Small-subunit ribosomal RNA, central domain from a metagenome, 348 nucleotides, folded computationally. It matches the Rfam family "Bacterial small subunit ribosomal RNA". The coordinates come from a structure-prediction model, not an experiment, and the mean pLDDT is 92.
[in-house]
Context: one part of a larger RNA
RNA sequence: CUGGGCUUAAAGGGCGCGUAGGCGGCAGUGCAAGUCUAAUGUGGAAUCUUGGGGCUUAACCCCAAAACUGCACUGGAAACUGCAUUGCUUGAGUCAGUGAGGGGAGGGCGGAAUUCCCGGUGUAGCAGUGAAAUGCGUAGAUAUCGGGAGGAAGGCCGGUGGCGAAGGCGGCCCUCUGGCGCUUGACUGACGCUGAGGCGCGAAAGCGUGGGGAGCAAACAGGAUUAGGUACCCUGGUAGUCCACGCCCUAAACGGUGAGUAUUAGGUGUUGGGCCCGCGAGGGUUCAGUGCCGCAGGGAAACCAUUAAAUACUCCGCCUGGGGAGUACGGCCGCAAGGUUGAAACUC
Numbered sequence: 001c002u003g004g005g006c007u008u009a010a011a012g013g014g015c016g017c018g019u020a021g022g023c024g025g026c027a028g029u030g031c032a033a034g035u036c037u038a039a040u041g042u043g044g045a046a047u048c049u050u051g052g053g054g055c056u057u058a059a060c061c062c063c064a065a066a067a068c069u070g071c072a073c074u075g076g077a078a079a080c081u082g083c084a085u086u087g088c089u090u091g092a093g094u095c096a097g098u099g100a101g102g103g104g105a106g107g108g109c110g111g112a113a114u115u116c117c118c119g120g121u122g123u124a125g126c127a128g129u130g131a132a133a134u135g136c137g138u139a140g141a142u143a144u145c146g147g148g149a150g151g152a153a154g155g156c157c158g159g160u161g162g163c164g165a166a167g168g169c170g171g172c173c174c175u176c177u178g179g180c181g182c183u184u185g186a187c188u189g190a191c192g193c194u195g196a197g198g199c200g201c202g203a204a205a206g207c208g209u210g211g212g213g214a215g216c217a218a219a220c221a222g223g224a225u226u227a228g229g230u231a232c233c234c235u236g237g238u239a240g241u242c243c244a245c246g247c248c249c250u251a252a253a254c255g256g257u258g259a260g261u262a263u264u265a266g267g268u269g270u271u272g273g274g275c276c277c278g279c280g281a282g283g284g285u286u287c288a289g290u291g292c293c294g295c296a297g298g299g300a301a302a303c304c305a306u307u308a309a310a311u312a313c314u315c316c317g318c319c320u321g322g323g324g325a326g327u328a329c330g331g332c333c334g335c336a337a338g339g340u341u342g343a344a345a346c347u348c
Stems, first nucleotide, its partner, number of pairs: 004319003007302002012316001014201004021194003025088007033081002035077004040072003049065006091191001092188004096183004103177007115149007125136002162169002206247006215241002220236004258315006266293012297304002321348003330341004
């Protein structure tokens, strides 16, 4: 390379937007580049193949044919691809009506609880554990009542329920703002899908500058435990956790399952919408989402099964024995930590 693969065996890029490229709906007309067909020219000889012949045979050699699957040119065909053009509406999109939502950003407000401070009541314990001790408390703690400060997080509702491309998003109100579903008609007329590079987003931890700091808590200190105990348990406690701005760019970034389209039994729950029936409770039906069960089919099995891992097509990413190693070197990026790209020797 051919070929085979990527839920769990090696393998889906963390996620989006999108450039080049690849691929692309229905109908008509034209062109003839791809495609197909015919003729001609060429495709050195040798070799290979087939037939025949010559050395005693074979190797070897000779003759003939075929082949040389290619290229060029000329004539022709027009189904498919392509190009040009005309049209279409089912793909895609726009408008209108309507609906749900923790989607995003900024601002404001409120309550419970913890801690701290002030004051009242009150007295000897409190806290903590397997048991203790360190710790706190007669300078009045714990408990309880009143007042105040401050920060962080959002109980119940809450749900294999909702929204978001993913990361993720949950008190209430306001402002700004993205996306989505459904319904009916009108409009545009293939405007589509994917997407190497590129650009943007990207939990936590971490970094820079400035703020903030209630609780929690790496590091650290002490008390226990233990043979020891740089741990697990306890008492404290600093970064950090929070905010603003700027970096970092990783993850079991997981559904361990890339995106898109179409096709292929059903049953049952739930969320949002439409239609129909019913006085109502409710029932039926149809779209879109989200679960469970299950047929065909698939699968090594576990299992998947209209939310596919089935059946097909298009495009991208990735895999090719284990270790060495996501290491070294070099490049690029970063303030750093490090990230990204990514070997080999050697060894089994």